[in-house]
Context: one part of a larger RNA
RNA sequence: CUCUUGCUAAGGAACUCGGCAAAAUGACCCCGUAACUUCGGGAGAAGGGGUGCUUUGAGUAAGUGCUGCGUUCUACGUGAUACUGAAAAAAGCCGCAGUGAAAAGGCCCGUGCGACUGUUUACUAAAAACAUAGGUCUCUGCUAAAUCGUAAGAUGAUGUAUAGGGACUGACGCCUGCCCGGUGCCAAAAAGUUAAGGUGAGGAGUGAAGGGUAACUGGAAGCUCUGAACUGAAGCUCUGGUAAACGGCGGCCGUAACUAUAACGGUCCUAAGGUAGCGAAAUUCCUUGUCGGGUAAGUUCCGACCUGCACGAAUGGCGUAACGACAUGGGCACUGUCUCGGCAAGAGACUCG
Numbered sequence: 001c002u003c004u005u006g007c008u009a010a011g012g013a014a015c016u017c018g019g020c021a022a023a024a025u026g027a028c029c030c031c032g033u034a035a036c037u038u039c040g041g042g043a044g045a046a047g048g049g050g051u052g053c054u055u056u057g058a059g060u061a062a063g064u065g066c067u068g069c070g071u072u073c074u075a076c077g078u079g080a081u082a083c084u085g086a087a088a089a090a091a092g093c094c095g096c097a098g099u100g101a102a103a104a105g106g107c108c109c110g111u112g113c114g115a116c117u118g119u120u121u122a123c124u125a126a127a128a129a130c131a132u133a134g135g136u137c138u139c140u141g142c143u144a145a146a147u148c149g150u151a152a153g154a155u156g157a158u159g160u161a162u163a164g165g166g167a168c169u170g171a172c173g174c175c176u177g178c179c180c181g182g183u184g185c186c187a188a189a190a191a192g193u194u195a196a197g198g199u200g201a202g203g204a205g206u207g208a209a210g211g212g213u214a215a216c217u218g219g220a221a222g223c224u225c226u227g228a229a230c231u232g233a234a235g236c237u238c239u240g241g242u243a244a245a246c247g248g249c250g251g252c253c254g255u256a257a258c259u260a261u262a263a264c265g266g267u268c269c270u271a272a273g274g275u276a277g278c279g280a281a282a283u284u285c286c287u288u289g290u291c292g293g294g295u296a297a298g299u300u301c302c303g304a305c306c307u308g309c310a311c312g313a314a315u316g317g318c319g320u321a322a323c324g325a326c327a328u329g330g331g332c333a334c335u336g337u338c339u340c341g342g343c344a345a346g347a348g349a350c351u352c353g
Base pairs, nucleotide, nucleotide: 001348002347003346004345005344006343007342008341010339011338014337019334027051028050029049030048031047036041038171052093053092054091055090056089062084063083064082068078069077070076094098106332107331108330109329110328111327112326113324114323118130119129134169135168136167137166138165139164140163146155147154148153172319173318174317175316177249178248179247182246183245184242185241186240187239191237192236193235197231198230202226203225204224205223206222210217211216250268251267252266253265254264277311278308289305290304291303292302293301
C1' cells in the first nucleotide's frame, strides 16, 4: 500500500449524477395516532413511556378436568381431589447500561407512471413493459366459428350465444365530441365491365371425282387449324351503411371610447375542421418561457399562466384511495459520504527461509 472489519474530537450530506455505502430504527406491553378514503383502509401512521432481580400480591385470578351432580342424553353445563398457573399494584436491591449478548421496521411530505397480487429479457434491462378483473366491437345456431392435419381424424367440447373464437382497451369515478371523402368491412343486387367453358357465322390447309399430253387446274365429303356475333359467376365499377373499423379532425384578412386583445365580420378550402378535460407535460424546439413557492443561492421540484414547434378522448381523456426492490423533488433522524484525516485487528503484498 490492497482487502475484510472495529473505533473516532468538532461539524453533520458541506460528499456525490444521486445519502451510493455506512450509520440510525428494530422485540414485547401500554398510551396515542393526521390529511385523504372506494369507509375496507391509511396504520406498526406519526409521536411518547415501560421492560432486570427479591419480597408481598398469590399457589390468588384463570386454565385443564372425573368415578360426582344437573341436563334438551349430548361433541353440553357445573366442577371435588389433583395438575398448571398469571397480572395490576406496593416495597426493596444492584449496575454506566435490565428485549444488559445475538436475532428483529428508519420515518414524514409532494409529484409522475402503472389501479392492485402477479409475469418478463436462464447469463448486462424487473420496469412506466406484459398480464389482469372490468369495458366495447366482431364472428359463430352446432357436423358452430376458429385451429392442426394430404386425409381419416382431433382440439374447440363430452361445451351450446350467461357458450366459444378474434381484435382493441385495461380496477374504480366522471366521460368518451365532429368526420363515411380515402382504405377496410357489411348490405343490396338494377345497370356497366369481366375468365375458362358453351355455341360455331366465316376463313385457311389437305383432299376424291371432273378438266388437262404434261406442268397443273379443280374442289364434294371427311379430317385438321383458325374463328365473329351470342351466352357466361364471383370480383370490380355503381348505390347505401359502418369510426370502442384503419384513420382524419384548416388558412388568410379586418374589427371595441388610450393601448392591447378580439365576443364580431369577410373570404378561401375541406369528408369534417379538435368538443369536454388537460397543458413548458415521460409530450415545449425557442427554453433555465413568465409569475409564485421552497433555498443564503434551485437548468431539477411544486403551484399557476397558455404563445399546445408537435396533448386530446377505449392507438382512450381527465381524476383517483390502496399498492410499488419503479422514476423524481423536499424534510426529520442518523452517521467517516465529506471537511480530513487518524488509530486498531485479521488476511495479503514485501524481506528472509
Large-subunit ribosomal RNA, domain IV from a Candidatus Poribacteria bacterium, 353 nucleotides, folded computationally. The coordinates come from a structure-prediction model, not an experiment, and the mean pLDDT is 86. The full RNA is in RNAcentral, with records from ENA. NCBI's taxonomy places the organism under Bacteria, Bacteria candidate phyla, Candidatus Poribacteria.